Two RNAs folded together computationally: RNase P RNA and transfer RNA, 458 nucleotides in total. It holds a member of the Rfam family "Bacterial RNase P class A". The family's RNA type in Rfam is ribozyme. For this family Rfam cites "Identification and characterization of small RNAs in Yersinia pestis" (Beauregard et al., RNA Biol, 2013). Its mean pLDDT, the model's own confidence on a scale to 100, is 78.
RNA sequence: GGAGAAGGAGAGGCAGCCGCUUUCUAUAAGCACAGUAUGCUUAUAGGAAGAGGAAAGUCCGGGCUCCACGGAGAAGGGUGCUUCGUAACACGAAGUGGGGGCAACCCCAAGGAAAGUGCCACAGAAAAUAUACCGCCGCAUAUAUUGUGCGGUAAGGGUGAAAAGGUGAGGUAAGAGCUCACCAGUGUUUCAGGCGACUGAAACAGCUUGGCAAACCCCACCCGGAGAAAGGCCAAGUAGGAAGCAGAUGGGAUUCUCCGCCCAAUAGCUUUUGCUAACUGCUUCGGGUAGGCCGAUAGAACUUAAUGGCAACAUUAAGUCAAGAUAGAUGGCUGCAAUGCCUCAAUGGCAUAACAGAACCCGGCUUAUCUCCUUCUCUCUUU
RNA sequence: AGGCGCGUGGCUCAGGGGUAGAGCGCUACCUUGACACGGUAGAGGUCGGCGGUUCGAGACCGCCCGCGCCUACCA
Numbered sequence: 001g002g003a004g005a006a007g008g009a010g011a012g013g014c015a016g017c018c019g020c021u022u023u024c025u026a027u028a029a030g031c032a033c034a035g036u037a038u039g040c041u042u043a044u045a046g047g048a049a050g051a052g053g054a055a056a057g058u059c060c061g062g063g064c065u066c067c068a069c070g071g072a073g074a075a076g077g078g079u080g081c082u083u084c085g086u087a088a089c090a091c092g093a094a095g096u097g098g099g100g101g102c103a104a105c106c107c108c109a110a111g112g113a114a115a116g117u118g119c120c121a122c123a124g125a126a127a128a129u130a131u132a133c134c135g136c137c138g139c140a141u142a143u144a145u146u147g148u149g150c151g152g153u154a155a156g157g158g159u160g161a162a163a164a165g166g167u168g169a170g171g172u173a174a175g176a177g178c179u180c181a182c183c184a185g186u187g188u189u190u191c192a193g194g195c196g197a198c199u200g201a202a203a204c205a206g207c208u209u210g211g212c213a214a215a216c217c218c219c220a221c222c223c224g225g226a227g228a229a230a231g232g233c234c235a236a237g238u239a240g241g242a243a244g245c246a247g248a249u250g251g252g253a254u255u256c257u258c259c260g261c262c263c264a265a266u267a268g269c270u271u272u273u274g275c276u277a278a279c280u281g282c283u284u285c286g287g288g289u290a291g292g293c294c295g296a297u298a299g300a301a302c303u304u305a306a307u308g309g310c311a312a313c314a315u316u317a318a319g320u321c322a323a324g325a326u327a328g329a330u331g332g333c334u335g336c337a338a339u340g341c342c343u344c345a346a347u348g349g350c351a352u353a354a355c356a357g358a359a360c361c362c363g364g365c366u367u368a369u370c371u372c373c374u375u376c377u378c379u380c381u382u383u
Numbered sequence: 384a385g386g387c388g389c390g391u392g393g394c395u396c397a398g399g400g401g402u403a404g405a406g407c408g409c410u411a412c413c414u415u416g417a418c419a420c421g422g423u424a425g426a427g428g429u430c431g432g433c434g435g436u437u438c439g440a441g442a443c444c445g446c447c448c449g450c451g452c453c454u455a456c457c458a
Base pairs, nucleotide, nucleotide: 001379002378003377004376005375006374007373008372009371010370013336014335015334016333017332018331020050021049022048023047024046025045026044027043028042029041030040031039032038052355056366057365059364060363061362062361063360064227065226066225067224069260070259071258072257073256074255076223077222078221079220080219081095082094083093084092085091096110097108098107099106100105111218112217116216117215118212119211120210133157134156135153136152137151138150139149140148141147142146165183166182167181168180169179170178184208186205187204188203189202190201191200192199193198231294232293233292234291241285242284243283244282245281246280247279250263251262252261266277267276268275269274287457288456289455301320302319303318304317305316306315307314308313338352339351340350341349342348384454385453386452387451388450389449390448393407394406395405396404401438409425410424411423412422413421431447432446433445434444435443
C1' cells in the first nucleotide's frame, strides 16, 4: 500500500435577525356572574422547551382500555439444542452441536424420518416390502464357440440430486456382513466430566435402519378477542323515524362444546295456550354532525457511581424532567470558525451532507442510510 | 392510525413442488374482386424484487416494493 473482520461515536458547531407549535408570567380587551374573586377567549411584551437512529415496515412481545367474570376440553395459531436474563417475546447473553473462511471471525426455523401416512419428476434394472437391463454363475433344452427358458448373484457397468457401510482376507458354482480383522456410523449399558445441551472412555448388539416435517403429522411448551378510529365526558343537530328478528327450551369472552356464574321483563285483553302495545338487544334502510375536553406523555424513563454476575442484566444511592401537534409546529437567511479538495504552498476558490419527519406509550427485530474513530487478520513492497 | 387482500404473455384469469397454460388481442399465410367472418401456423413470460428450505420453487418460509379494499360519531 491492498484485501478483509469486529466494535464504538456523531447526525453538524458558535453568533445575529426573522418566523412556527406548546407552555409560564405580566398587561389590555371581550364573555360568563347581581357583583367581587375566579374561569374562558383574543391580542401584545418577556421567559422556557421543541423529532429519530431508524420517528419507517407493522414483523414479534408487553403496558393501557373495553367485551361482567372463572375453569376444563376440542379446533386454530405460534415456538422448537441447553442454561440464564427479562414485564414478555420469534429478543438478548453465555455455552453445546453442525457448517463456511488461510485467518481475524461469521452463519444456522438446530425436537422426532427404527408412531403412522405421503412424495422423490426425467433418467435408471431398481427411489425403499429392495430390485436382475448388461455382465457373472448353475441347470435344462435346441438348429450347439451360439441361442432360448428357469434359477442364483448387488462384486463390476451405466443412470441420477440421492443407489442399500468402506478396505483387505477367508469363503463360494458365481457372489454377498455370509464369516473374520481394522475403520466409519447407530443403539444399549457402565464409568468419568458438566446444572444442562453434550463430551470422553470401555464393553456388548444387529452388521448398517436413504432423503424430505419452511409435506401432513407426532411430541413438549405457549396463546381469549378487539384495538386509541380502544374507551369516557360534553356540545350541536334530526323524520328523536321505518322494517324484520329475538327476549329464559334464550343470551354471554367475539370458532365450538361442557361446568360454574351473571342477565332486563311493564300494561291491557283472554278460561288457558296465547294476542296486542310498550321496553331492551341485534340487523338492514333512512336521517343528522364532521366540533371540543380527557385518555396524552413522570416512565418496566434517563444519567452517573458502587456492589453482584464471564455476560445479558439486577440491586442500591445520588441527580435530571426532556415535543405533545390534530391536516399536523420543530424552519429560513447572514456571518464566523472547523474539515476536505483544487495544491507543493495560501492570503484565493469550491463543497459540508445521506436515510429520512413524532401522532397513546414502551422492549426488540428487520429494512433504508452519511461521516469519523479504535482494535484485529491475511497479503505485497521497502528497510 | 389500525386491519385485510392482490401481484403470472398486451388485457382478463387458471395453475398450490417436477418441461409455464387458456380466452381475447397481435403477426404471417389461405379464403374474397376487396373487407369482415372462418381456417392453418407462429411470436410474445426477469411468474413484482431479494434471500432461504429442497435434488428441484410460479407455488413453501422470511424480508422488501407496488396496488387495492375496509374501519368515525349521534339518535